[in-house]
Molecule: transfer RNA
Organism: Anaerolineales bacterium
RNA sequence: GGGCGGGUAGCUCAGUUGGUUAGAGCACACGCUUGACAUGCGUGAGGUCGCAGGUUCGAGCCCUGUCUCGCCCA
Numbered sequence: 001g002g003g004c005g006g007g008u009a010g011c012u013c014a015g016u017u018g019g020u021u022a023g024a025g026c027a028c029a030c031g032c033u034u035g036a037c038a039u040g041c042g043u044g045a046g047g048u049c050g051c052a053g054g055u056u057c058g059a060g061c062c063c064u065g066u067c068u069c070g071c072c073c074a
Base pairs, nucleotide, nucleotide: 001073002072003071004070005069006068007067010026011025012024013023019057028044029043030042031041032040050066051065052064053063054062
């Protein structure tokens, strides 16, 4: 330098041919349960989907550029 894959909640990830509210588990806060703790149950908070543009009525999803991580080729 070239190619491929990843980047979505604090962490690990899902997201089905672009569609009506962005999700799950764990973790966190509160409540119930207990003499207390743990477990269990319920509720809640937490994101503008790496960044910047573009296409579209509409983008996590498509296109372009760019940053970063991993692998491969030279």